[in-house]
RNA sequence: UUAGAGUUUGAUCCUGGCUCAGGAUGAACGCUAGCGACAGGCCUAACACAUGCAAGUCGAGGGGUAACAGGGGCUUCGGCCCGCUGACGACCGGCGCACGGGUGAGUAACGCGUAUGCAACCUGCCUGUAACAGCGGGAUAGCUCCCUGAAAGGGGAAUUAACACCGCAUAAGACCACGCUCUCGCAUGGGGACGGGGUAAAAUAUUUAUAGGUUACAGAUGGGCAUGCGUGACAUUAGUUAGUUGGUGAGGUAACGGCUCACCAAGGCGACGAUGCGUAGCCGACCUGAGGGGGUGAUCGGCCACAUUGGGACUGAGACACGGCCCAGACUCCUACGGGAGGCAGCAGUGAGGAAUAUUGGACAAUGGAUGGAAAUCUGAUCCAGCCAUGCCGCGUGCAGGAAGACGGCCUUAUGGGUUGUAAACUGCUUUUAUACGGGAGCAAUAAGGGUUACGAGUAAUCCGAUGAGAGUACUGUAUGAAUAAGGAUCGGCUAACUCCGUGCCAGCAGCCGCGGUAAUACGGAGGAUCCGAGCGUUAUCCGGAAUUAUUGGGUUUAAAGGGUGCGUAGGCGGCCAUUUAAGUUUGAGGUGUAAGUUCAAGGCUCAACCUUGUGAUGCUUCAAAAACUGGAUGGCUUGAGAGAGGUAGAGGCAAGUGGAAUUCCAUGUGUAGCGGUAAAAUGCGUAAAUAUAUGGAGGAACACCAGUGGCGAAGGCGGCUUGCUGGGCCUUAUCUGACGCUGAGGCACGAAAGCGUGGGGAGCAAACAGGAUUAGAUACCCUGGUAGUCCACGCCGUAAACGAUGAGUACUAAGUGUCGGGACAACCCGGUGCUGCAGUUAACGCAUUAAGUACUCCGCCUGAGUAGUACGUGCGCAAGCAUAAAACUCAAAGGAAUUGGCGGGACCUCGCACAAGCGGUGGAUCAUGUUGUUUAAUUCGAUGAUACGCGAGGAACCUUACCUGGGUUUAAAUGGGGAGUGACAGGCUUGGAAACAGGCCCUUCUUCGGACACUCUUCAAGGUGCUGCAUGGUUGUCGUCAGCUCGUGCCGUGAGGUGUCGGGUUAAGUCCCAUAACGAGCGCAACCCCUAUCGAUAGUUACCAGCACGUUACGGUGGGGACUCUAUCGAGACUGCCGGUGUAAACCGUGAGGAGGGUGGGGAGGACGUCAAAUCAGCACGGCCCUUACAUCCAGGGCUACACACGUGUUACAAUGGCCGGUACAAAGGGCAGCUACACAGCGAUGUGAUGCUAAUCUCCAAAUCCGGUCUCAGUUCGGAUCGAAGUCUGCAACCCGACUUCGUGAAGCUGGAUUCGCUAGUAAUCGCGCAUCAGCCAUGGCGCGGUGAAUACGUUCCCGGGCCUUGCACACACCGCCCG
Repeated sequence: UUAGAGUUUGAUCCUGGCUCAGGAUGAACGCUAGCGACAGGCCUAACACAUGCAAGUCGAGGGGUAACAGGGGCUUCGGCCCGCUGACGACCGGCGCACGGGUGAGUAACGCGUAUGCAACCUGCCUGUAACAGCGGGAUAGCUCCCUGAAAGGGGAAUUAACACCGCAUAAGACCACGCUCUCGCAUGGGGACGGGGUAAAAUAUUUAUAGGUUACAGAUGGGCAUGCGUGACAUUAGUUAGUUGGUGAGGUAACGGCUCACCAAGGCGACGAUGCGUAGCCGACCUGAGGGGGUGAUCGGCCACAUUGGGACUGAGACACGGCCCAGACUCCUACGGGAGGCAGCAGUGAGGAAUAUUGGACAAUGGAUGGAAAUCUGAUCCAGCCAUGCCGCGUGCAGGAAGACGGCCUUAUGGGUUGUAAACUGCUUUUAUACGGGAGCAAUAAGGGUUACGAGUAAUCCGAUGAGAGUACUGUAUGAAUAAGGAUCGGCUAACUCCGUGCCAGCAGCCGCGGUAAUACGGAGGAUCCGAGCGUUAUCCGGAAUUAUUGGGUUUAAAGGGUGCGUAGGCGGCCAUUUAAGUUUGAGGUGUAAGUUCAAGGCUCAACCUUGUGAUGCUUCAAAAACUGGAUGGCUUGAGAGAGGUAGAGGCAAGUGGAAUUCCAUGUGUAGCGGUAAAAUGCGUAAAUAUAUGGAGGAACACCAGUGGCGAAGGCGGCUUGCUGGGCCUUAUCUGACGCUGAGGCACGAAAGCGUGGGGAGCAAACAGGAUUAGAUACCCUGGUAGUCCACGCCGUAAACGAUGAGUACUAAGUGUCGGGACAACCCGGUGCUGCAGUUAACGCAUUAAGUACUCCGCCUGAGUAGUACGUGCGCAAGCAUAAAACUCAAAGGAAUUGGCGGGACCUCGCACAAGCGGUGGAUCAUGUUGUUUAAUUCGAUGAUACGCGAGGAACCUUACCUGGGUUUAAAUGGGGAGUGACAGGCUUGGAAACAGGCCCUUCUUCGGACACUCUUCAAGGUGCUGCAUGGUUGUCGUCAGCUCGUGCCGUGAGGUGUCGGGUUAAGUCCCAUAACGAGCGCAACCCCUAUCGAUAGUUACCAGCACGUUACGGUGGGGACUCUAUCGAGACUGCCGGUGUAAACCGUGAGGAGGGUGGGGAGGACGUCAAAUCAGCACGGCCCUUACAUCCAGGGCUACACACGUGUUACAAUGGCCGGUACAAAGGGCAGCUACACAGCGAUGUGAUGCUAAUCUCCAAAUCCGGUCUCAGUUCGGAUCGAAGUCUGCAACCCGACUUCGUGAAGCUGGAUUCGCUAGUAAUCGCGCAUCAGCCAUGGCGCGGUGAAUACGUUCCCGGGCCUUGCACACACCGCCCG
């Protein structure tokens, strides 16, 4: 000292990219802004620059005197003269100007860093030591005069000085050469002593204190050169180099050196990356990171390079010189056009560029520098100030109390509550800051000079002693008074923080995922909240997270990734024993690692930032020691490897020869009309004789059976037989060599098929091509033909799903089982080849001694998807092409394995009026009804595949009614509360009017006197069939009365999930049984409930009537009865209970028995988890939105009934199993007082009139088909009844739009209905009538019920449709009406 999250999916695990949270910045931008301290401030145009300043100084070197001041002299008071003095311009001379300051253009380099070396070198000023300074000389600036030029400037003459220059002398030491000698070093070589020879010095000033001068040696400082190591990208840059590499000699330099030159040699560098190209100043350090690392090279410090661009030298100790010179170029300026001047990458400043970076400030007070003996002068170095929130740090904007939890705001379930919020007001307190007025630093040390002390002269120590830009600043005192001071971003998840309104896929947001299409915590506003806070956000860049380049620390069967295979070079790695060495390694010590920074510990600014002091710190190098391991050297060994000997298997390779079957072709014979081909055909072949068949012949290619998850080979690959040549393997043996090994970048070789070149060959097959089919088309699949090719020889190509999608080698790690070879056989062993499986491993699937396990060695390869294995470049190739191999741009995924579903023109099992077998319908006609469409003032609205369409509606003439037109009303139609008033309101009459409504008249309460009641006015609450069924409740349809849907615990799996619920049977059924890592349970199934079929008990009116009695023409009419039917309550009964058979069982089978009923008896009610954002806001309820003299409400009339069409559902028919006429029998279930009505009469009839019974087992509505008889006789009819005419009846304010019914007349279409399609399995279909709800009436042929008559058929599950279980594939999950390609 190491943190993660979001995003691929319906969900999961993995791989993998993208994104976020952190830190940082010379930053910029947006909003905002009180103060201070410390820092920082052109990253862009090394672009161009106006102006000022940035390097001078010395009179104690010199000649001197232009300016200033003093003094002196003269004066006509205007002034003039005198270097005499302080001083001093210009000039000669000395030192400095090579420092300091700026910038990063160039530079990939000994440039930089680090460590060494120079025996190959220099060094002004400074320090120390030693020695010395003698005598001369000639000039030249200046000054004066002249000439010239616009200017800058230039030229000439005369004259003059020096610490300027020159000559001579002197030479300890120095240098040069020689002689001799000692000594040292890794080499060239170095050092020292001695001897004589040669060469070269100096400067003075002066106030006498000093400051200088010359030579030599030494030191210090600063530099020069050389070397080891380190220092970025591209190999789509692979070869490069002629002074190049070396030598000899010479020149040159402070010095080595091809540094330069002459000659000689032919080298030097390079895959450990030369050369080339593009980029870049390097470092201390800074940022980040746990670290290893990665990025950066601002400020500060070191080095380098540069100074408008390029080149050159001069002077000098030092430069090839930022504010020097010369030349050339570009640019700017001046000009009299002849010619000149200039260089801010110094400090300020200007323009330009840019997102962007400051004052033309003060001072030399301090520190430092230059000069000087010094005073001092100069110093845009420096110290300060100014500007900027650019950064870091600090301070403040108040503190305490204060609940009626105020007002206001916001939200709300709204008489209320929550929140803003102790927040405010209010009370008390404080005064940092602010303002005003005062005080007021440290930074200052010393210089000149003086004093004291020590060693006596001088120096050292000490004391005294001018001087402050910043600055009246820091700091501090007093006074005043909460007074002067808060914002920014965010609030869907990541990520701390939520509500309302607006908007309505618009406007907009967005870092990623993603928000927004009418209830947006995601947009905009508001309230509130959260995080930071004089700042907060955004953008850009870097590191981190990213183990996402993996040394620490990744992978490669299927996710990206093993080279097609072998041989082998370099390289990497390498068996056992011993000796030695010390390169690696380890330990100790020395040197270095500038300072600053960083760490730690202290200290100073009120704290902190900041500053100061100390300490620590990975490196490089030297020496010493150690010797285990690696390396080097030497000697040995045999187990790795190889050789020998003896066996052995094999489609291993190459060449030559040879064999039979089959196809095709040719010839001949036999034979006759077809053959061939396909799902079916046609093209094709055939009377010129095919096909078929027989014989003979030709030719090419391939080798049936054997044949086998058998064999061999490195891989590709190899298959009749024989011979020759030849490679490799395995086993046995243990004779030899003695580590000879493994891997292998480049390289070389081999390398299927197709393809290419040349020459052969060509039977069959067959790209291309042609024809025939198929099809919407069919450049395909199918068919008939057919050329390259396939074959051989030689030469190219060099790729494949070249796959075990698994590189090679060595060792180790349970078993079982098959097979091939060897050890003669057996046990067993070795080598190959398969399967199952443990440990282990893997994301999982799986692998598992033939590893994908455990380790080691070496090589290849990968780093999101697409673009793309593509473009460009290069190499190879005859070409085709192959190899190498990007980017722009786009996306947030792409992908692997496994899971659950769904789906499949996948498989298995199974069910259902699903098909089939039947019966009757639909589709054709008429009408009824619903719907679409159209029309309309309106044709109100909804329902729309199955699952809308005789549906909501179980009853639209008005009403209903929601629609349209017109006319009215505005607290309203209703109800309640409060207040005020009135005694009405209602009713009757009447006016206007279509009515509603408006107006008038008449009449007009009760009371226990409290009031009640009613009305009018007012107020608070209305009303809406307006929108949203995609905000909802409730209800409903459908899958489906299908047999399923789940849970708890356990177990399995990293997980989604599985198991249970699967399997074998069985059932109508997840019904039951057996088996079983499951054991149980729940919702469904079944049962419990109702009706019905049988019986019993009880009860007996209004129902019933056997027996008895009475009575009637007749009738349970009456007495009576309780038997029967029936009614309506309670029970019984059926359970595979019994028998036989099969079966372990469940259960099934049986013309079984019994029974009214037999295997859920029949029917109903009852509908699991869920699906369809299914239906309904118009039944009701309800959130939100909308309207409020109208989208509310009242009224009249109209519409919902329209009509070219189209569809659905029905009715009636087309007729003789019938129609019509006459006669005649038998129900059930319901209804009835504003009702059903017997009966009688009238009417042809609908119906009317009268009348009676019944609030109903009492009275009443009340049957038809059937049966009997007659008639019609196959026709648009005695079928069929539409339509129309006439006359009526009934209901109702009212039948015109728009009712039903009756009678008479009229008498349409229609003669059994195309493709298609619906219902039904028994009291069912079909057929016949009856009733009821709604309702005044009725458009009902509908709906819901009731009974009467009463069939046919089911072989069976191939097919169509739908469902269930299991399994399989999937790139689907909005789930095949999917996805997806062009």
Overview
A computed fold for a 1382-nucleotide RNA from an uncultured bacterium, annotated as small-subunit ribosomal RNA. Its Rfam family is "Bacterial small subunit ribosomal RNA". The sequence is in RNAcentral, with records from ENA and SILVA.